Context: one part of a larger RNA
């Protein structure tokens, strides 16, 4: 000066307390470790590696392993030949290459050729998901959206550095007020962006219906712009009013008014640095390696194994529920090789149909839980659904290894989970459902969207983590 204390003082955070829900017990699903294995690529490792790259492993993907096979090459450039049909396109044929068949016959010319692709050759050379993230760029994470990090002049001190930034208040905030040998600025904080939550305006079809007409129903027609809504300007909140602290400050705690009230909710935004963090497997790169192969093509196989071990969900164990009839209430979104309505067939998955829709106009599209009425009555059952059997359907060349999904039979464990832990302070947790990316076809993840709605916080003594002074000195 920093780091550091099982020193000190203040302060903060779902950090602890207060509380509702889990994990940790089973049953499955995914990821890892381990053990197999010809291969089970690779990566990723305490917070910050484990539903993580992977926003889709049956082939492809693909990088693994096994068998077959090609060497200027699946790709680029540049040389020389020969061709103008050798190309291209179909067919046999192969696991794929090679092979053989048939069909076609490029463009300019000054007729010398040139271009233009594609055959052969010899080489420069391609090629590498070969090694090094401790050789790098970029890019990501992490303390941490914490409130900190400098810096110029100027003082002070031989110096290293100090002052500024400390110190009284405040604050989410080095916010901001005062007061100081410092005075100023900078990246950060805050605002400036989106999106919501209140009004007015401007516009009114595809959306919308008050009130006049119309319709068997149906905003379905005639119309209307009012209201919702939908998107364009705008207005509004500022400690601005009024009272108390409070130093006359800053700024606090009450209040009115307001749709909203002290930063009104939420999001984008990540300083200076720290972990020789993480990525050579997005990408691109230095050097090292391979070059008839550590490069290139196929066909299968594998990443999907399975005594077990941990991580993350999903579903349960029931009566605030299970099941059955009838039957309301959304938001945000996708749709053209697409979404696919009615009607039709089937118990169902789906299959026929093909209207409408590049969509506020059609469809995906039934929201569910809730509330309403029976029924169960406490039991391993009308819970719970695993597992296996069988019959189907779907996407696809192609569901054996290895998909999804219906339909009947089948009917496992599981009675609330030990030490231990994990997450949330409000439209939140908790609990319903719905859509989207990836995507021929496959989520219990992800990513979003609404529905129904809690409890509790006394308070900083204690665990973690962080700031801010301020002591000690084993350490740099």
């Nucleotide at each position: 000066u920093g780091a550091c204390g099982g020193g000190g003082a203040c302060c903060c955070g779902c950090a602890c307390a207060a509380g509702c829900g889990g994990u940790g017990g089973a049953g499955c699903a995914u990821g890892u470790g381990g053990a197999u294995u010809a291969a089970u690529u690779c990566g990723a490792g305490g917070c910050a590696a484990c539903g993580c790259g992977a926003a889709g492993a049956a082939c492809c993907u693909u990088a693994c392993c096994u068998g077959a096979c090609c060497u200027u090459g699946a790709c680029a450039u540049c040389c020389g030949g020969a061709c103008g049909a050798c190309c291209g396109g179909g067919g046999c044929u192969u696991a794929a290459u090679c092979g053989c068949c048939c069909c076609u016959u490029c463009c300019c010319u000054u007729c010398g050729g040139g271009g233009c692709g594609g055959c052969c050759g010899a080489g420069a050379c391609a090629g590498g998901u070969g090694g090094u993230g401790c050789a790098u760029g970029g890019u990501u994470g992490u303390c941490g959206u914490c409130a900190g990090c400098u810096c110029g002049u100027g003082u002070c001190g031989u110096g290293a550095g100090a002052u500024g930034u400390u110190g009284g208040g405040u604050u989410a905030a080095g916010u901001c007020c005062c007061g100081c040998a410092a005075c100023g600025a900078g990246c950060g904080c805050a605002a400036c962006c989106c999106c919501u939550g209140u009004c007015c305006u401007u516009a009114g079809u595809a959306g919308c219906c008050a009130g006049c007409a119309u319709u068997u129903a149906a905003g379905u027609u005639g119309g209307g712009g009012a209201c919702u809504c939908u998107a364009g300007g705008g207005a509004g909140a500022c400690u601005g009013c009024c009272g108390g602290g409070g130093a006359u400050a800053a700024c606090c705690c009450g209040g009115a008014g307001g749709a909203a009230g002290g930063c009104g909710g939420g999001g984008a935004u990540g300083a200076u640095g720290u972990c020789a963090a993480a990525u050579c497997a997005u990408c691109a790169u230095g050097c090292c390696c391979c070059u008839u192969a550590u490069g290139g093509u196929c066909a299968g196989g594998g990443c999907u194994u399975c005594a077990c071990a941990c991580g993350u969900g999903c579903u349960a164990c029931a009566a605030u529920g299970g099941c059955g009839a009838a039957a309301a209430c959304a938001a945000a979104g996708g749709g053209a090789c697409g979404c696919g309505a009615a009607g039709c067939g089937g118990c169902g998955a789906c299959g026929u149909g093909g209207a409408g829709c590049a969509a506020a106009u059609c469809c995906c599209a039934g929201a569910a839980a809730a509330a309403u009425c029976g029924u169960c009555u406490c039991a391993g059952u009308u819970c719970g659904g695993a597992u296996u059997g069988u019959a189907g359907g779907c996407u696809g060349c192609a569901a054996c290894u290895c998909g999804c999904c219906u339909g009947c039979a089948u009917g496992a464990a599981g009675c609330c989970g030990g030490a231990a832990u994990c997450g949330c302070u409000a439209g939140u947790a908790a609990u319903c459902g719905c859509g989207g990316a990836u995507c021929a076809g496959c989520a219990u993840g992800c990513c979003g969207c609404g529905g129904u709605g809690a409890a509790u916080a006394c308070g900083u003594u204690c665990c973690c983590g962080g700031g801010u002074c301020u002591u000690g000195u084993a350490c740099a």

A computed fold for a 476-nucleotide part of an RNA from an uncultured Eubacteriales bacterium, annotated as small-subunit ribosomal RNA, 3' major domain. Its mean pLDDT, the model's own confidence on a scale to 100, is 83. The RNAcentral record of the full RNA draws on ENA and SILVA.